[in-house]
């Protein structure tokens, strides 16, 4: 220098191909119930500019382009 893939709460992850009303689940966290107390268990809740910007569209996490970061391969 070239090619391919990845980026979604604190962590991991579904959703993306085939755009549609409030972005899924688990772990973790907080509160409450339970207990003499703790653990386990149960209920509820908080936590997301969906990497950044632009474009297309009535509408973008999803499609297109550019950028940033990471991984692998080729030279």
């Nucleotide at each position: 220098g070239g090619a391919u893939c990845c980026a979604u709460g604190g962590u991991c992850u579904a959703g993306c191909c085939c755009g549609g009303u409030u972005a899924u689940g688990a772990c973790g966290c907080a509160u409450c119930c339970u207990u003499c107390a703790c653990a386990c268990g149960g209920a509820u809740g908080a936590g997301g500019u969906c990497c950044u910007g632009a474009g297309u569209u009535c509408g973008a996490a999803u499609c297109u382009c550019a950028g940033u970061g990471g991984a692998u391969c080729c030279a």
Predicted 3D model of a 75-nucleotide RNA (transfer RNA) from a Candidatus Heimdallarchaeota archaeon.
Lineage of the source: Archaea > Promethearchaeati > Candidatus Heimdallarchaeota.
Its Rfam family is "tRNA". Rfam describes the family as follows. Transfer RNA (tRNA) molecules are approximately 80 nucleotides in length.
The RNAcentral record of the sequence draws on ENA.